[in-house]
RNA sequence: GGGCCGACAACGGGAGAGGGCUAUCAGCCUUGACCAGUCAAUUUUGACCAGUCAGGAUCGAUGCCGCCGAAGGUGAAAAUGCCCAUAAUCUCUCAGGCAAAAGGACCGUUGUCGGAAA
Numbered sequence: 001g002g003g004c005c006g007a008c009a010a011c012g013g014g015a016g017a018g019g020g021c022u023a024u025c026a027g028c029c030u031u032g033a034c035c036a037g038u039c040a041a042u043u044u045u046g047a048c049c050a051g052u053c054a055g056g057a058u059c060g061a062u063g064c065c066g067c068c069g070a071a072g073g074u075g076a077a078a079a080u081g082c083c084c085a086u087a088a089u090c091u092c093u094c095a096g097g098c099a100a101a102a103g104g105a106c107c108g109u110u111g112u113c114g115g116a117a118a
Stems, first nucleotide, its partner, number of pairs: 004115010018065001020064002023062003027058001029056006037048005066098003072094001073092001075090001079086002
């Protein structure tokens, strides 16, 4: 000096599966009806606004149903030290996820630190 392995940081790439229910609850927005009030004109109109009831839309939580595997976790094929243990992109789906965003195993580049061997 070059190659290999590991950790960390930055950058780039990075799949799958519901924008489910017309369920329950809450928030926000909105429509209609009723009604208290304030202001302006003037004698029934206009503007603003608290509340009640009913409806609509949106979003979140919970529940239920369906589904996905690549955070994490379970199991354990091959291999190795063959009891054990480690352990795959395999397996399960507890957790997580199912528009986008975020997250994301893993891969690449650069840098720093460390390790093994020649």